[in-house]
Context: one part of a larger RNA
RNA sequence: GGCAGACGGUGGAUGCCUUGGCACUAGAAAGCGAUGAAAGACGUGGGUAGCUGCGAUAAGCUUCGGUGAGUCGUUACCAGACUUAGACCCGGAGAUUUCUGAAUGGGGCAACCUGGUCAGGGUAAUGCCUGAUCAUCCAUAUCUGAAUACAUAGGGUAUGGAGGCGAACCUGGGGAACUGAAACAUCUAAGUACCCAGAGGAAAAGAAAGCAAUUGCGAUUCCCUGAGUAGCGGCGAGCGAACGGGGAAGAGCCCAAACCGAUCAUAUGUAAGCUUGCAGGCGUUGUAUGGUCGGGGUUGUGGGACGUUACCGGAUGGAUCUGCAAAUCCGUCGGGGAGUUACAAAAUCAAUGCUUAGCUGAAGCGCCUGGAAAGACGCGCCAUAGAGGGUGACAGCCCUGUAAGCGAAAAGCACUUGAUCUCCCUGGGUGAUGUUCCCAAGUACCACGGGGCACGUGAAACCUUGUGGGAAUCUGGGAGGACCAUCUUCCAAGGCUAAAUAUUAUCUAGUGACCGAUAGUGAACCAGUACCGUGAGGGAAAGGUGAAAAGUACCCCGGUGAGGGGAGUGAAAUAGUACCUGAAACCGUUUGCCU
Numbered sequence: 001g002g003c004a005g006a007c008g009g010u011g012g013a014u015g016c017c018u019u020g021g022c023a024c025u026a027g028a029a030a031g032c033g034a035u036g037a038a039a040g041a042c043g044u045g046g047g048u049a050g051c052u053g054c055g056a057u058a059a060g061c062u063u064c065g066g067u068g069a070g071u072c073g074u075u076a077c078c079a080g081a082c083u084u085a086g087a088c089c090c091g092g093a094g095a096u097u098u099c100u101g102a103a104u105g106g107g108g109c110a111a112c113c114u115g116g117u118c119a120g121g122g123u124a125a126u127g128c129c130u131g132a133u134c135a136u137c138c139a140u141a142u143c144u145g146a147a148u149a150c151a152u153a154g155g156g157u158a159u160g161g162a163g164g165c166g167a168a169c170c171u172g173g174g175g176a177a178c179u180g181a182a183a184c185a186u187c188u189a190a191g192u193a194c195c196c197a198g199a200g201g202a203a204a205a206g207a208a209a210g211c212a213a214u215u216g217c218g219a220u221u222c223c224c225u226g227a228g229u230a231g232c233g234g235c236g237a238g239c240g241a242a243c244g245g246g247g248a249a250g251a252g253c254c255c256a257a258a259c260c261g262a263u264c265a266u267a268u269g270u271a272a273g274c275u276u277g278c279a280g281g282c283g284u285u286g287u288a289u290g291g292u293c294g295g296g297g298u299u300g301u302g303g304g305a306c307g308u309u310a311c312c313g314g315a316u317g318g319a320u321c322u323g324c325a326a327a328u329c330c331g332u333c334g335g336g337g338a339g340u341u342a343c344a345a346a347a348u349c350a351a352u353g354c355u356u357a358g359c360u361g362a363a364g365c366g367c368c369u370g371g372a373a374a375g376a377c378g379c380g381c382c383a384u385a386g387a388g389g390g391u392g393a394c395a396g397c398c399c400u401g402u403a404a405g406c407g408a409a410a411a412g413c414a415c416u417u418g419a420u421c422u423c424c425c426u427g428g429g430u431g432a433u434g435u436u437c438c439c440a441a442g443u444a445c446c447a448c449g450g451g452g453c454a455c456g457u458g459a460a461a462c463c464u465u466g467u468g469g470g471a472a473u474c475u476g477g478g479a480g481g482a483c484c485a486u487c488u489u490c491c492a493a494g495g496c497u498a499a500a501u502a503u504u505a506u507c508u509a510g511u512g513a514c515c516g517a518u519a520g521u522g523a524a525c526c527a528g529u530a531c532c533g534u535g536a537g538g539g540a541a542a543g544g545u546g547a548a549a550a551g552u553a554c555c556c557c558g559g560u561g562a563g564g565g566g567a568g569u570g571a572a573a574u575a576g577u578a579c580c581u582g583a584a585a586c587c588g589u590u591u592g593c594c595u
Base pairs, nucleotide, nucleotide: 001594002593003592004591005590006589007588008587009586015580016544017543020515021514022512023511024510025509026508027507028506029504030503031165032164039100040099041098042055043054044053046078047077050074051073061094062093063092064091065090066089070082071081072080105114106113107112115134116133117132118131119130120129121128136162137161138160139159140158141157142156143155144154169200170198171197172196173195174194180187184234210217211216221248222247223246224245225244231239232238252496253495254494259295260294261293262292263291264290265289266288267287268286273282274281275326276325277324278323279322280321300474302439303438304437305436306434307433308432309431310430311429312428314333315332316331317330318329319328320327334426335425336424337423338422339421347420348419349418350417351416352414353413354412355411356410358406359405360404364379365378366377368375380397381396382386388400389399390398445469446468447467448466449465450464451463452462455481476491477490478489479488480487531538532537551579554566555565556564557563
């Protein structure tokens, strides 16, 4: 030195474990913010570095409930307190809530600096202290008010609103490239990523100028199918419907205009006019145009207005210049109907249910092994409860729970019901008729240039619109995939609308042929930390003693060490905090053999 055996060191694989993750299901909730948010800075404890909580009232204050014996977070200790006169803890409501931050009196290199006005405190007085208030924009109202006469711009005041943050979902305005086409330009990727604006708990869409095809359907949305079909396509790569059928859900409405009335403005202007008849009276009345308000009206077998006509329809009071009669209009009572998600709109109360603390809740002992019984053995019991977790090994009956049942002073929510309440009808409705009037205009439509439709300009309809031209009002107009005719169908150019649908930052309950510490989140641990970077940004490693600290009193060696040897604890200390198990590489000690 090699080989082999034994025993160690080092190291931290493996096994077992799980406080943390991942995915999903059901329900809730879907916002917070100038009454100052989200996010922070700095403080705050008797002794307190961090975390947590809180805010100069500072690990907290008040109150109302719950609970019932301990408590002063993590966190041991020292000191000191609180508590059956109910502490601590849990829940509802409230108070306080420094400074920064939309940050808003002004400034600023965030957590700092520095003002005005009013009120109060203090001082002999100033300085000083405290409280309130003072940003901008928009809307409304109002006061003022230039060039410039009226006016307008501008300015002031009051009231109300907005601003910022937040995971996804949604709508709109913009909008790539890599890539694929085995290159690449049309095309694709893709109206994706991304940017911007805006909103809601959902959003958007939505009550046919729709489909269909000679039968018909009847708003929208979503799912299955039709169907990878018909089509589109350097007919390449690829893109990719609809009709129809089956389901989920289900809800329909309001205006503009014609016409009538009121009021205001402008113009006209002494005659028309003032509901009709007769008599009297009035005349700033009337007429035209425009604005505002009220009534009316909302449709496609066309609807409505207006006029005429027929029929039906409670009671009662008043008005229309005056009186009488008729007619019209307005109110009251009674009767009927509907309602706060659209169709008008606000609120209160009660009951019920739910949420935010909780409560009741069955049934087991002995013996053996063992450090420990929940294990073995023996004999029992409960079960609307044998889900789960814990307890010194594996517990239905030990603890917590589970099944089942019960519960709220306060706050909130729900829709259901009822009442108050509000609105509508009765005051109109139905039918017939017509020489009248209305039925959404720079719109429809056309041309050119684009975009969207599964559809790339194509035979290219349809939807949309940048430029130019530019209709009609029912004897009207759009559509049915060029276009025309016939036929069918619908009524644009105004608006509202629940549900079925999408998503999950967040809360509750639960599930897993999901992970088990190089896995699973980057993060099981004080992690978006340490650390790196000027910055945008990047971004770790790191779990396990034991049932219980019982965490080794005392003695010895040693530097009043580190570390160790005894002793003691413990079932175990080769479980000693460098702590479960403790593989391999690697390093040794010792024995045997070989050289």